[in-house]
A computed fold for a 74-nucleotide RNA from Candidatus Doudnabacteria bacterium RIFCSPHIGHO2_01_FULL_50_67, annotated as transfer RNA. Taxonomically the source falls in Candidatus Doudnaibacteriota (Bacteria, Bacteria candidate phyla). It matches the Rfam family "tRNA". From the family's description: Transfer RNA (tRNA) molecules are approximately 80 nucleotides in length. It is annotated as a transfer RNA. The prediction has a mean pLDDT of 80.
RNA sequence: GCGGGUAUGGUUCAGUGGUAGAACGUGGCCUUCCCAAGGCUGAGAUAGGAGUUCGAUUCUCCUUACCCGCUCCA
Numbered sequence: 001g002c003g004g005g006u007a008u009g010g011u012u013c014a015g016u017g018g019u020a021g022a023a024c025g026u027g028g029c030c031u032u033c034c035c036a037a038g039g040c041u042g043a044g045a046u047a048g049g050a051g052u053u054c055g056a057u058u059c060u061c062c063u064u065a066c067c068c069g070c071u072c073c074a
Base pairs, nucleotide, nucleotide: 001070002069003068004067005066006065007064010024011023012022013021018054026042027041028040029039030038047063048062049061050060051059
């Protein structure tokens, strides 16, 4: 330099062109003498920008970060 892949709550991962979910974690409450465990409930996310569309997390392009492979130079 070229090609491919990944990017979603704090973490690990789903998911779909039409209200974004799970587990763990976390706040509050209940339970308990206390802790742990358990129950109820809440907050919290689509890497950034542009385009297409009535509507984009999803499709297209660019950028950024990371991973893999190839090539050149030293």